Transfer RNA from a Patescibacteria group bacterium, 72 nucleotides, folded computationally. Its mean pLDDT, the model's own confidence on a scale to 100, is 81. It matches the Rfam family "tRNA". It is annotated as a transfer RNA.
C1' cells in the first nucleotide's frame, strides 16, 4: 500500500427495504426483619460521518473515520 471483517441503548449482541428489539445494567415497585436472589413495570439509541438510490434506508450504492485479522 492492498484486501477481508465489524463499528446500532451505559456493556454484549439481534434486527438483510416498512420507519428499531432481547439479555444484562439503570431507576421505581411486590416479596422479605434487611440483603441478595426472584416477579411486575418503567428509563434509555443522531444504528461511525457525510452524501446517492428509493414513496420508504440500520438495510443498497459512493467517499471518509475507528478497530480487529490476512497479505506486501
Nucleotide at each position: 500500500g492492498g484486501g477481508c471483517u465489524g463499528g446500532u441503548a451505559g456493556c454484549u449482541c439481534a434486527g438483510u427495504g416498512g420507519u428499531a428489539g432481547a439479555g444484562c445494567a439503570g431507576u421505581c415497585g411486590c416479596c422479605u426483619c434487611u440483603u441478595a436472589a426472584g416477579c411486575g413495570a418503567u428509563u434509555g439509541g443522531u444504528c461511525g460521518a457525510g452524501g446517492g438510490u428509493u414513496c420508504g434506508a440500520a438495510u443498497c450504492c459512493c467517499u471518509c473515520c475507528c478497530c480487529g485479522c490476512c497479505c506486501a